[in-house]
RNA sequence: UGCUUAAUCCAUUUUUUGGAGCGGGAGAACCAAUUUGGGGGUGAAUCCAUUCAUUUGGUAGGGCAACUCUUCAGCCCGAAUCCGUCAGCUAAUCUCGCAGGCAUUGGGGAG
Numbered sequence: 001u002g003c004u005u006a007a008u009c010c011a012u013u014u015u016u017u018g019g020a021g022c023g024g025g026a027g028a029a030c031c032a033a034u035u036u037g038g039g040g041g042u043g044a045a046u047c048c049a050u051u052c053a054u055u056u057g058g059u060a061g062g063g064c065a066a067c068u069c070u071u072c073a074g075c076c077c078g079a080a081u082c083c084g085u086c087a088g089c090u091a092a093u094c095u096c097g098c099a100g101g102c103a104u105u106g107g108g109g110a111g
Base pairs, nucleotide, nucleotide: 001103002102003101004100008020009019010018011017021098022097023096024095025094026093031088038086039083040082041081042080047058048057049056061077062076063075064074067111068110069109070108071107072106073105
């Protein structure tokens, strides 16, 4: 300086606490829905075959260009984890997070 991501910025200071911004969850009416073979959340990360094996192959979907958007090709990911029998949507309202991990792809078009 840039990438992924909601995960940044400002102020203050007893290095603590606030604010803005960006995200997530809970939560009426109306509507909808079928629950022990439990159910649900965050996330792109779901599904199908296969294997003695988290073994291999594909796949829904997602990411990558040093001004921004778009397009073609190429490359990469396609995990993990939380709640704990419980949560649909949902105005008011309530509440939580702002971690972590990394280092670049070439062509065309428009602004």